[in-house]
The prediction has a mean pLDDT of 78. Predicted 3D model of a 101-nucleotide RNA (SAM riboswitch aptamer (S box leader)) from uncultured Roseivirga sp. It matches the Rfam family "SAM riboswitch aptamer (S box leader)". Its family is annotated with regulation of gene expression in the Gene Ontology. About the family: The SAM riboswitch is found upstream of a number of genes which code for proteins involved in methionine or cysteine biosynthesis in Gram-positive bacteria. The RNAcentral record of the sequence draws on MGnify.
RNA sequence: CUUAUCGAGAAAGACUGAGGGACUAGGCCCCAUGAAGUCUUAGCAACCUGAGUUAUACCUGGUGCUAAUUCCUAGCUUCGAGCCUUCGAAGAAAAGAUGAG
Numbered sequence: 001c002u003u004a005u006c007g008a009g010a011a012a013g014a015c016u017g018a019g020g021g022a023c024u025a026g027g028c029c030c031c032a033u034g035a036a037g038u039c040u041u042a043g044c045a046a047c048c049u050g051a052g053u054u055a056u057a058c059c060u061g062g063u064g065c066u067a068a069u070u071c072c073u074a075g076c077u078u079c080g081a082g083c084c085u086u087c088g089a090a091g092a093a094a095a096g097a098u099g100a101g
Stems, first nucleotide, its partner, number of pairs: 001101006011041005019030003024074004042066003046063003050059001052058001070095001076091006
């Protein structure tokens, strides 16, 4: 860079010790009943892979993941309400994450 997916699913322990939820702003939330990080074990099953098979089931291995929709909103388009500056709904994008190339 290209492409697919992103409303599903799945946590315990040890070390450590104050932040974290990608970035900016706002909101909201998690957190000393222990955040983030590292390690171990376990789990989930999105993509790839291998063997067997009628086979999409099941299994091996690799990556990934295991609070909240990618936590929500933002800029654009359409519609509705409201009436001077917003609110709501829908859609497409952008950005991001993961896999494969």

The model forms 97% of the base pairs in the Rfam consensus.